[in-house]
RNA sequence: GGAUGAACGCUAGCGGCAGGCCUAACACAUGCAAGUCGAGGGGUAACAGAAGAGAGCUUGCUUUCUUGCUGACGACCGGCGCACGGGUGCGUAACAGGUAUACAAUCUACCUCUUACUGGGGGAUAGCCCGGAGAAAUUCGGAUUAAUACCCCAUAAUAUGUUUGAUUCGCAUGUUUUAAACAUUAAAGAUUUAUCGGUAAGAGAUGAGUAUGCUUCCCAUUAGCUAGUUGGUACGGUAACGGCGUACCAAGGCUACGAUGGGUAGGGGGCCUGAGAGGGUAGUCCCCCACACUGGUACUGAGACACGGACCAGACUCCUACGGGAGGCAGCAGUGAGGAAUAUUGGUCAAUGGAGGCAACUCUGAACCAGCCAUGCCGCGCGCAGGAAGAAUGCCUUAUGGGUUGUAAACUGCUUUUAUUUGGGAAGAAACCUUUCUACGUGUAGAAAGCUGACGGUACCAAAAGAAUAAGGACCGGCUAACUCCGUGCCAGCAGCCGCGGUAAUACGGAGGGUCCAAGCGUUAUCCGGAAUCAUUGGGUUUAAAGGGUCCGUAGGCGGGAUGAUAAGUCAGAGGUGAAAUCCCACAGCUCAACUGUGGAACUGCCUUUGAUACUGUCGUUCUUGAAUUUGGUCGAAGUGGGCGGAAUAAGUAGUGUAGCGGUGAAAUGCAUAGAUAUUACUUAGAACACCGAUAGUGAAGACAGCUCACUAGGCCUGAAUUGACGCUGAGGGACGAAAGCGUGGGGAGCGAACAGGAUUAGAUACCCUGGUAGUCCACGCCGUAAACGAUGAUUACUCGAUAUGGCGAUAUACAGUCAGUGUCUAAGCGAAAGUGAUAAGUAAUCCACCUGGGGAGUACGAUCGCAAGGUUGAAACUCAAAGGAAUUGACGGGGGCCCGCACAAGCGGUGGAGCAUGUGGUUUAAUUCGAUGAUACGCGAGGAACCUUACCAGGGCUUAAAUGCAUAAUGACAGGACUGGAAACAGUCUUUUCUUCGGACAGAAUGCAAGGUGCUGCAUGGCUGUCGUCAGCUCGUGCCGUGAGGUGUCAGGUUAAGUCCUAUAACGAGCGCAACCCCUACCGUUAGUUGCCAUCGAGUAAUGUCGGGGACUCUAGCGGAACUGCCGGUGCAAACCGUGAGGAAGGUGGGGACGACGUCAAGUCAUCACGGCCCUUACGUCCUGGGCUACACACGUGCUACAAUGGCGCAUACAGAGGGCAGCUACCUGGUGACAGGAUGCGAAUCUCCAAAGUGCGUCUCAGUUCGGAUCGGAGUCUGCAACUCGACUCCGUGAAGCUGGAAUCGCUAGUAAUCGGAUAUCAGCCAUGAUCCGGUGAAUACGUUCCCGGGCCUUGUACACACCGCCCGUCAAGCCAUGGAAGCUGGGGGCGCCUGAAGUCGGUAACCGCAAGGAGCUGCCUAGGGUGAAACUAGUAACUGGGGC
Repeated sequence: GGAUGAACGCUAGCGGCAGGCCUAACACAUGCAAGUCGAGGGGUAACAGAAGAGAGCUUGCUUUCUUGCUGACGACCGGCGCACGGGUGCGUAACAGGUAUACAAUCUACCUCUUACUGGGGGAUAGCCCGGAGAAAUUCGGAUUAAUACCCCAUAAUAUGUUUGAUUCGCAUGUUUUAAACAUUAAAGAUUUAUCGGUAAGAGAUGAGUAUGCUUCCCAUUAGCUAGUUGGUACGGUAACGGCGUACCAAGGCUACGAUGGGUAGGGGGCCUGAGAGGGUAGUCCCCCACACUGGUACUGAGACACGGACCAGACUCCUACGGGAGGCAGCAGUGAGGAAUAUUGGUCAAUGGAGGCAACUCUGAACCAGCCAUGCCGCGCGCAGGAAGAAUGCCUUAUGGGUUGUAAACUGCUUUUAUUUGGGAAGAAACCUUUCUACGUGUAGAAAGCUGACGGUACCAAAAGAAUAAGGACCGGCUAACUCCGUGCCAGCAGCCGCGGUAAUACGGAGGGUCCAAGCGUUAUCCGGAAUCAUUGGGUUUAAAGGGUCCGUAGGCGGGAUGAUAAGUCAGAGGUGAAAUCCCACAGCUCAACUGUGGAACUGCCUUUGAUACUGUCGUUCUUGAAUUUGGUCGAAGUGGGCGGAAUAAGUAGUGUAGCGGUGAAAUGCAUAGAUAUUACUUAGAACACCGAUAGUGAAGACAGCUCACUAGGCCUGAAUUGACGCUGAGGGACGAAAGCGUGGGGAGCGAACAGGAUUAGAUACCCUGGUAGUCCACGCCGUAAACGAUGAUUACUCGAUAUGGCGAUAUACAGUCAGUGUCUAAGCGAAAGUGAUAAGUAAUCCACCUGGGGAGUACGAUCGCAAGGUUGAAACUCAAAGGAAUUGACGGGGGCCCGCACAAGCGGUGGAGCAUGUGGUUUAAUUCGAUGAUACGCGAGGAACCUUACCAGGGCUUAAAUGCAUAAUGACAGGACUGGAAACAGUCUUUUCUUCGGACAGAAUGCAAGGUGCUGCAUGGCUGUCGUCAGCUCGUGCCGUGAGGUGUCAGGUUAAGUCCUAUAACGAGCGCAACCCCUACCGUUAGUUGCCAUCGAGUAAUGUCGGGGACUCUAGCGGAACUGCCGGUGCAAACCGUGAGGAAGGUGGGGACGACGUCAAGUCAUCACGGCCCUUACGUCCUGGGCUACACACGUGCUACAAUGGCGCAUACAGAGGGCAGCUACCUGGUGACAGGAUGCGAAUCUCCAAAGUGCGUCUCAGUUCGGAUCGGAGUCUGCAACUCGACUCCGUGAAGCUGGAAUCGCUAGUAAUCGGAUAUCAGCCAUGAUCCGGUGAAUACGUUCCCGGGCCUUGUACACACCGCCCGUCAAGCCAUGGAAGCUGGGGGCGCCUGAAGUCGGUAACCGCAAGGAGCUGCCUAGGGUGAAACUAGUAACUGGGGC
């Protein structure tokens, strides 16, 4: 996608045609579904008529009785029918079905044709009548009666039987056509006299029966089955053949080409799907079969073992007077039940068909119609045209606007299918029959007219009015046509697969819009397709699932060259058949279509026959190349058995000898003074065979190794012969088959599962060590498996090259040799790729084995093998949406190689211990605001928390508000000042008071519009930042390679600090990074000299560049120079590297800074700022006061100060750089011990000022908790500030904690660096600064080196990782759920067997009873349905407990 006998959900206007219990072959109330014939019969219960009699009387009406007299006819006898039609699919795996044959082995009522006949007699019986039994169903007895009922006799052959003869055909059993004789068997009447019947025989037609070939589901975890079984003879039986039945005889018959058993199932034409081949299916229609409550049985009949017949048994239901009876919807309706689910207790025999009848006619739930149901198919309609202000609503939006709904609506015009109403109105009908007519022979044949419609007043036609009566369903993430908003927030929900939903959901729910179909649309179920995903067409097996461990060989399959025959396969022609319907084509009929009709084609099949003979087969003849045998050589760890050998090891004996040996990463257990180890000699034992030795050799594989002998097998080479296709493969089967293991008996040196001890370890049932038993070895017997691997079955043929090697050959070192091996590389080809590539995974052929998603599981059950262990064969439930292969890029590795970094090492100084400072955690609190949290948070945001800041808490206020703008109308003030209340904010009172050019300005208040939020989301964002990392990387274009991901470039060899450069190169170039360009610093030159400098000259001072002057120097700050491996030597192809090199201030990047590639960490920040969304609006906004951010059992980070003598203290004294300064820095003077205060001066600064310490000199202290250390506390002050209580800094006096160099661990630093010393600045009123950022002074030690730790770069390798090792992942245990195996037992089911019993019934037997007879009753025998019983087997359900498995 198509389909359906469908169901469910939502929806629904009409018509035509079709279809409609798929489930319980479950049970059925009620009605109907098979009768008919009086022209077979006796008759007369009902109806009608007639006749007769009677009664009533209204005198021609009513009623009673009689008469079968007539039309007719209940029941009965008889005939025909009931075996058809209709239903269902239980059973059946079968000659049941399909197809094709055969019957010389058969039957056939009614129908057609032909021939002949239809004579005579007899006795009953139903009915009716009488009587009896019974509730009923029913039944018994008596009397009497008919027939087309029954019987007997006659006649009879082309019938039947027997015998004899002739003849045709046939492979045969047999058979055709006949002739003769003998024997046997028939009949029915009715009647209108013309027919209809009846009997016998033959033929036809129709129907039935039987036999045979081919064909028809699954399971081998069903492998053997069978006693009437297979065959024969005889008899019986049948319509007929036949073990169909019986007796006897023989021992057969079926089966791997699937018997037997089990499961399932009606079969076919067809139908659905598919390009086809196929696959699925069997409803409606047609054919066949089977069945009729379940099982059995026969009767009648032409036909039945009989749906609406009989008998018996059983189950069930009903009636009953309890004694007995009745019943069978799988006919049509209908009911209950079951179920997701399937209709009316309708009309008519008008047509078609059937039964009976001479016919009229009767019957017919067959049939024709109608009803119900969108169940399906088909058709029609729900309007058409115009209509832009592109209306309004709705929805969206970037919102003064636009888009969309949308020509859609309104409005105007038109039409009227359908629905509604009214009117008309068919075809289907022609016969039978009746009447009339014609022909001939009073009847047949023909003609004309008349009669007959359930559907139905239906189809159809006309008219009327009016858009009037008529649209929904699903979907809109991808597959898949169709998109936005809102709501929700891993919730609710969706989902066919992938998957969506955790606050911006095109995926949920709603809406607007859209898409697809449309009186339907979706969902579910099932089938085919796509699926080449069971592969015949048309697949595979090295690594994805899949080659058997190997060989031999049976069946089977396949098979070399030539020739002849044959004609089975094959091909062609012809004939028969292949029912109809269906499908296809053409035409036709319903207005079209669906539907239907007519014709054609087709039905791919089967059978028969005639030809052809290339190929295959079969049968002959022949050949040698396949195969085999033979000659002569040769090869090898090929096999089996025997013999021999040396080394080593161990043990024993004896000797020498002395203290250890042994073992390990290190040890210990162990051995040893009773003498080990070591060493010497001898002896014994078992196992294995160093070197050669290999990428080698042999073997079918497993496997095989000292030397030698014997036996056995094989390969290869060689030449000449022989056989003449003898070949290949190989299901079952057989043999062999490593190691371990098992059994019996030996053997036992070494090694060594188990075990013991010692170590290791958190543990160590291991790895290591010391011992050590089975075993390893031999013989015999089992086992039968391995990653039994080349993960590659065997055989044959063909197909480029290079090289090595074992055998053989040769003219013998050389070879263009050769065949059969063993390897490597490679072309084409193949392959998903890796790879393979004459030893194929290439191209072909034959045969075998095996595979079909992962798990469950090589498990369970069954079977089989085994002593056992276990092997072989080998599922399912359930569960997942993957499992897997090859390759790619990364990442990772207690993988490898190379390299780098204060990474380690070598050093110096710290942290971790103390006290304090500061930050954080925690705790506490009304609040201790918030953020930052491994490295990459923690002296961080904060480069200044007493108020403010401030975001937090408590309390008190305000509500367009604290700020600003605009607009409107009004006012003339507002602000200010004072006072009161208050903590203040704020509230109240008093006071004072505009300008103007008259337009207005200004001001506040009122109103409106715009606010505000340090509230949330850094996982919606921008910007900024940290880190990897100043690591050397990250990419692109074109080309090339690869199916592709991707690779190459970027790799390799060198080199570098560097992807820096060079060389090579399927790459060539380029970009972002590196480097350089920028700044500071180190040297020089030049220019310029003030506030800087002062050598020279001058002046001046107590002294000072103080002054005149000067540019020399320093310095300042502009511009330049200088360093580039440039030069030299060496190495190197080059790049480059090396050097106590030269030169130089500086030498190999001179030192430092700024500068941070592609990216990573959903890293940090919504509290700098900006911004989407959400949230608050008399508050989460805003103002104020006070408090808090400073709390304090504790823990951590970062620092400061120390612990002292390289020091402390005191006095004296020297030298910076950089930066700051006017609400400032302040010289200097005075006061104060001091912080500082009071004066005063210079300087907006190269001018004035802040302004040094370590150091140096001298003195003192002398190793102490000190003259170290300074915390803490007390007191007194200074300064800033509105204000130092919580909570500032500083000064002075006093006090004088801890601490004597710091555990595990850990940090920084490679030179002007570490260490140490002080100084400045930002912020700032002040300051909790010991912080941060800068500045200079003094100024070291060490680096062997890259093994290790950490981090990083490149290459390579492995990977089951890709959220990328902080990954992935295994098993037990715990909890829950699910299916399943075992199991004492329990409960069913079908089938077989044995025994007992045995209905009805056929057949057989029978003398007694009945009958004239035919025959019957009765009795009896065999068989049998059913029942009972017994022991087994199979199968299903369930089960305490138990096993594993899945989620």
Notes: Small-subunit ribosomal RNA from an uncultured bacterium, 1447 nucleotides, folded computationally. The RNAcentral record of the sequence draws on ENA, Greengenes and SILVA. It matches the Rfam family "Bacterial small subunit ribosomal RNA". Its family is annotated with structural constituent of ribosome and ribosome in the Gene Ontology.